[in-house]
RNA sequence: GCCGGCAUAGCUCAGGGGUAGAGCAACCGCCUUGUAAGCGGUAGGUCGUCUGUUCGAAUCAGACUGUCGGCA
Numbered sequence: 001g002c003c004g005g006c007a008u009a010g011c012u013c014a015g016g017g018g019u020a021g022a023g024c025a026a027c028c029g030c031c032u033u034g035u036a037a038g039c040g041g042u043a044g045g046u047c048g049u050c051u052g053u054u055c056g057a058a059u060c061a062g063a064c065u066g067u068c069g070g071c072a
Stems, first nucleotide, its partner, number of pairs: 001071007010024004018055001026042005048064005
């Protein structure tokens, strides 16, 4: 330099046009003599940035940024 993957909660990841979810972590409660485990609940997100398409974009298109990989 060229090509491709990925970017969503603190972490690991689903969701690919119509209200953003799970597990773990955090917090509260139940249980226990107590802790852990287990059970129930709560909170936590400008869906990387900008522009476009659309009645409507996390989702589709383009550019950019970051990251990972391949080729040279």

A computed fold for a 72-nucleotide RNA from Betaproteobacteria bacterium RIFCSPLOWO2_02_64_14, annotated as transfer RNA. The coordinates come from a structure-prediction model, not an experiment, and the mean pLDDT is 84. Taxonomically the source falls in Betaproteobacteria (Bacteria, Pseudomonadati, Pseudomonadota). Rfam family: tRNA.